[in-house]
Context: one part of a larger RNA
RNA sequence: CUGUUGUCAAGGAACUCGGCAAAUUAACCCCGUAACUUCGGGAUAAGGGGAGCCUUCUCAGGUGUCAAAGCCCGGGGAGGCCGCAGAGAAUUGGCCCAACCGACUGUUUACUAAAAACACAGGUCUGUGCAAAGUCAUAAAGACGAUGUAUACGGACUGACGCGUGCCCAAUGCUGGAAGGUUAAGAGGAGGGGUUAGCGAAAGCGAAGCUCUGAAUUGAAGCCCCAGUGAAUGGCGGCCGUAACUAUGACGGUCCUAAGGUAGCGAAGUUCCUUGUCGGGUAAGUUCCGACCCGCAUGAAUCGCGUAACGAGUUGGGCUCUGUCUCGACAGCAGACUCG
Numbered sequence: 001c002u003g004u005u006g007u008c009a010a011g012g013a014a015c016u017c018g019g020c021a022a023a024u025u026a027a028c029c030c031c032g033u034a035a036c037u038u039c040g041g042g043a044u045a046a047g048g049g050g051a052g053c054c055u056u057c058u059c060a061g062g063u064g065u066c067a068a069a070g071c072c073c074g075g076g077g078a079g080g081c082c083g084c085a086g087a088g089a090a091u092u093g094g095c096c097c098a099a100c101c102g103a104c105u106g107u108u109u110a111c112u113a114a115a116a117a118c119a120c121a122g123g124u125c126u127g128u129g130c131a132a133a134g135u136c137a138u139a140a141a142g143a144c145g146a147u148g149u150a151u152a153c154g155g156a157c158u159g160a161c162g163c164g165u166g167c168c169c170a171a172u173g174c175u176g177g178a179a180g181g182u183u184a185a186g187a188g189g190a191g192g193g194g195u196u197a198g199c200g201a202a203a204g205c206g207a208a209g210c211u212c213u214g215a216a217u218u219g220a221a222g223c224c225c226c227a228g229u230g231a232a233u234g235g236c237g238g239c240c241g242u243a244a245c246u247a248u249g250a251c252g253g254u255c256c257u258a259a260g261g262u263a264g265c266g267a268a269g270u271u272c273c274u275u276g277u278c279g280g281g282u283a284a285g286u287u288c289c290g291a292c293c294c295g296c297a298u299g300a301a302u303c304g305c306g307u308a309a310c311g312a313g314u315u316g317g318g319c320u321c322u323g324u325c326u327c328g329a330c331a332g333c334a335g336a337c338u339c340g
Stems, first nucleotide, its partner, number of pairs: 001335008010326002014324001019321001028050004036041001038160001052081008061072003082086001094319007101311002106118002122158007134144003161306004166236003171233002173229005180224003186218002191213005198205002237255005264298001265295001276292005
């Protein structure tokens, strides 16, 4: 010097991104215990006190006996003894306040992420009438679904609970409709071409057959079209003016749109400007909490807003406590180093 373990005057987070680490607390008995709450909780809340050994008195219980004594075990009272220390070692919660997210117990990146991610009970939509839909499979046999039957099974989204879940069907999907338009193969076969028996003096015409081609007409779904549908994919405006100070604009006008963001919440895990402004907390606060609303670019099952309980979650504050620090010191063990 390194690792590890232990101790420390005074101070006590001044350390630091951050109390990281360490310390504190601790089992048992007694007292006592708030807001809030889904009345179960919160709660070991918080916060206090006790404890060893000896003598004696006393009250229960068990055993034992005719009854006792004795023995065992527990409670209470009084007095005393020793040590620095009586849960004498070891095991053995630090606590509180506020906010965010996720209801919860659970699950996860085997080897850098345990979370606010996944799951979840609950909610909604949708498919499926049974040889079900859906899935595996040579898309065979067969099997799962299910020895189930719509209070069932499959798929999608949301995610306890409470209060709610607004407007738009123009676009994209999905469902339904069938009048009209368009539309394939096929059917159809007008017409045309090749070939040549034949006719003709020649030019040429040219039956049947074979062959190449082929118009009209007919022809389904789909698409166009017409409706419906948002807990389907999604979307949810601009400009100008206006009240007897000013400011603001309940009100009016106008343009555009399928419709112009409702209830809530809001500088938010979303706010660029921004350390917004005000209030709180601090001597001092880019964080935090409460408000405001000018929402760059919130918003309702890609759910919105609340919410007791829960969390090795995230953030801010406080008490206790401490070598985190002021500021370092000492000691044990194992190394490094020196000698061998």
Predicted 3D model of a 340-nucleotide part of an RNA (large-subunit ribosomal RNA, domain IV) from a Planctomycetaceae bacterium. It was read from a public genome assembly. Its mean pLDDT, the model's own confidence on a scale to 100, is 88.